[in-house]
């Protein structure tokens, strides 16, 4: 240098044919309990990796850039 794949909550990860961002675990708070773990209830948490096009309308389609993970090349 080329191909390819991946980037969504703190984590691990979903999001169909482009139409209000979601689930677990974590976390905070009430509730149970003598206390504590479980249990129930209710809450918080996001520029969708970045800039950009394309649409009424983008996590989603397209073009760059970035990080990682793989594959060939090419040097020793």
């Nucleotide at each position: 240098g080329g191909g390819g794949g991946u980037a969504u909550a703190g984590c691990u990860c979903a999001g169909c044919u482009g139409g209000u961002a979601g689930a677990g675990c974590a976390c905070c708070u009430g509730u149970u309990u003598u206390g504590c773990a479980u249990g129930c209830a209710g809450g918080a948490a996001g520029u969708c990796a970045g800039c950009g096009g394309u649409u009424c309308g983008a996590g989603u389609c397209c073009g760059c850039u970035u990080a990682c993970c793989u594959c060939c090349a090419c040097c020793u």
Overview: This is a predicted structure of a 76-nucleotide RNA (transfer RNA) from Cyanobacteria bacterium QH_1_48_107. Its Rfam family is "tRNA". Its Rfam clan is "tRNA clan". NCBI's taxonomy places the organism under Bacteria, Bacillati, Cyanobacteriota. The RNAcentral record of the sequence draws on ENA.